[in-house]
Context: one part of a larger RNA
RNA sequence: GGUACAUGGUGGAUGCCUAGGCGUCGAGAGGCGAUGAAGGACGUGGUAGGCUGCGAUAAGCCCCGGGGAGCUGUCAAACGAGCAUUGAUCCGGGGAUGUCCGAAUGGGGAAACCCGGCAUCACUCCGCAAGGAGAUGAUGUCACGGCGGGCUGAAUGCAUAGGCCCGUACGAGCUAACCCAGGGAACUGAAACAUCUCAGUACCUGGAGGAAAGGAAAUCAACCGAGACUCCGUCAGUAGCGGCGAGCGAAAGCGGACCUAGCCCAAACCGGUCUUCGGACCGGGGUUGCGGGAACCGAGAGCGGUUACAAAAGUCUUGCCAACCGAAGUACCUGGAAAGGUGCACCACAGAAGGUGACAGUCCUGUAGGUGACGGCAACGACUCCGCGUUACCAUCGGUUUACCAGAGUAGCACGGUGCUCGUGGAACUCCGUGUGAAGCUGGGGGGCCCACCCUCCAAGGCUAAGUACUCCUCGACGACCGAUAGUGAACAAGUAAGGUGACUGAAAGGUGAAAAGAACCCCUACUAGGGGAGUUAAAAGAACCUGAAACCAUGUACUU
Numbered sequence: 001g002g003u004a005c006a007u008g009g010u011g012g013a014u015g016c017c018u019a020g021g022c023g024u025c026g027a028g029a030g031g032c033g034a035u036g037a038a039g040g041a042c043g044u045g046g047u048a049g050g051c052u053g054c055g056a057u058a059a060g061c062c063c064c065g066g067g068g069a070g071c072u073g074u075c076a077a078a079c080g081a082g083c084a085u086u087g088a089u090c091c092g093g094g095g096a097u098g099u100c101c102g103a104a105u106g107g108g109g110a111a112a113c114c115c116g117g118c119a120u121c122a123c124u125c126c127g128c129a130a131g132g133a134g135a136u137g138a139u140g141u142c143a144c145g146g147c148g149g150g151c152u153g154a155a156u157g158c159a160u161a162g163g164c165c166c167g168u169a170c171g172a173g174c175u176a177a178c179c180c181a182g183g184g185a186a187c188u189g190a191a192a193c194a195u196c197u198c199a200g201u202a203c204c205u206g207g208a209g210g211a212a213a214g215g216a217a218a219u220c221a222a223c224c225g226a227g228a229c230u231c232c233g234u235c236a237g238u239a240g241c242g243g244c245g246a247g248c249g250a251a252a253g254c255g256g257a258c259c260u261a262g263c264c265c266a267a268a269c270c271g272g273u274c275u276u277c278g279g280a281c282c283g284g285g286g287u288u289g290c291g292g293g294a295a296c297c298g299a300g301a302g303c304g305g306u307u308a309c310a311a312a313a314g315u316c317u318u319g320c321c322a323a324c325c326g327a328a329g330u331a332c333c334u335g336g337a338a339a340g341g342u343g344c345a346c347c348a349c350a351g352a353a354g355g356u357g358a359c360a361g362u363c364c365u366g367u368a369g370g371u372g373a374c375g376g377c378a379a380c381g382a383c384u385c386c387g388c389g390u391u392a393c394c395a396u397c398g399g400u401u402u403a404c405c406a407g408a409g410u411a412g413c414a415c416g417g418u419g420c421u422c423g424u425g426g427a428a429c430u431c432c433g434u435g436u437g438a439a440g441c442u443g444g445g446g447g448g449c450c451c452a453c454c455c456u457c458c459a460a461g462g463c464u465a466a467g468u469a470c471u472c473c474u475c476g477a478c479g480a481c482c483g484a485u486a487g488u489g490a491a492c493a494a495g496u497a498a499g500g501u502g503a504c505u506g507a508a509a510g511g512u513g514a515a516a517a518g519a520a521c522c523c524c525u526a527c528u529a530g531g532g533g534a535g536u537u538a539a540a541a542g543a544a545c546c547u548g549a550a551a552c553c554a555u556g557u558a559c560u561u
Base pairs, nucleotide, nucleotide: 001560002559003558004557005556006555007554008553009552015546016511017510020482021481022479023478024477025476026475027474028473029471030470031174032173039101040100041099042055043054044053046079049075050074051073061095062094063093064092065091066090070083071082072081106115107114108113116142117141118140119139120138121137122136123134124133125132126131144171145170146168147167148166149165150164151163152162178209179207180206181205182204183203189196193243219226220225230257231256232255233254234253240248241247262463263462264461265407269284270283271282272281273280274279289441292405293404295400296399297398298397299396302388303387304386305385313384314383315382316381317379318378319377320376321375323371324370325369329344330343331342332341333340345362346361347351353365354364355363412436413435414434415433416432417431419429422448443458444457445456446455447454498505499504518545521533522532523531524530
């Protein structure tokens, strides 16, 4: 020096645990903000560093309701001083206060700071008084835009622009995803690459709602018919498109979800007001395509409603936001401890679960079941309530006549684009830009160039619940989900420490014990660390604390060189 064994140290694997995560389902909520938000700065406690709460009324103030003996949040104990059955702390609801920054809004600004105007007040001075002045302070107010009303008023005659005044809680900013619209890539794929693809994706911007969008056929279909829209399944990787490459990729139909879902204008016509005599405004009327309305004739009594179709409110009911009641067990044994074992009982609409010194239906919290609200919020239904009609002119229905009405710089066309499965193709259809530009019910659009016949629908105005999408957030339940290198980045002071000029990046770190009973006292000592006794405990598990593997280090013994 090596090997083996033993005993230790170091180290923190493993096992067990869970305070935290992850996912799914159901219900709720789906917004907050100039009445100043989200997010912060700075303060605020008897002593007070972080977190939490709160705001100069500052871990809080007032009221109502619940609750009933302790309380002064937490890391985190102790001391001090207090509060409380005259009901505290705590829980639910409503109110008050709410510094400064921040849309930030009197002006400025390097956010949490600086500097003002005006009114009123406090204080001081002057004045007989009315009143005036002033260092400082308090309270209020003073941004911009929109909208409504009014005054004034150019170039320029009427006017308009502009200016001014009054009123207005109308806007702005924030917010996870979902939604609509305006813009809109590239990497990539095509085994290169340009059309193409990725993809109308990512991203930017605008706008909105609890959903949004869409929506009551100028739709489809196929000679049969259907009957708004949205979503799902299928049709179907089909028909198609495609340097016919890579790839892209429907629809009708059928089956479901939903559905007592459909409505309102413009116009003809009638009436009223005004009129520059062109018409304008108001009210009635009216709203469709087996044609409708208008005009004339006849029949005719109830019909509906607040999500659209006109619109407001109240009461009752139910649910949620605190809570309350809530059955039934003891003895012995082992043990540090009984919930374990043994014996004999009991409850059960409750044998879900958690806790308690080991495994508890009957110890605690609970669970099944039942009860409950001053106040706040929400919703269905009922009633009150509201609308139309009941005269024959107008709810509604049938017939006849007439040819008055039915959305124009529109449809179409040309050129240039675009969306559809459709990449210009034989290219219909949709939507834009530029130009051109109809018919008018004997009318017009569509049925994939175009023409005919046939079928079908009625554009150029508007509104519309449900079924559908999502989850920053609240509550509940569940899991062949994780168990501290896992599960969120974060079970701990976590978006913290730390890094970066900055945008931003971003950790590690859980466990004594049932209970601190956290080791009085003695000894060694540099009076520190550490250790030895003593004591606690079931056990030192001794705070560098459950278990305590390996690498690594040391000591002892044996063998070996």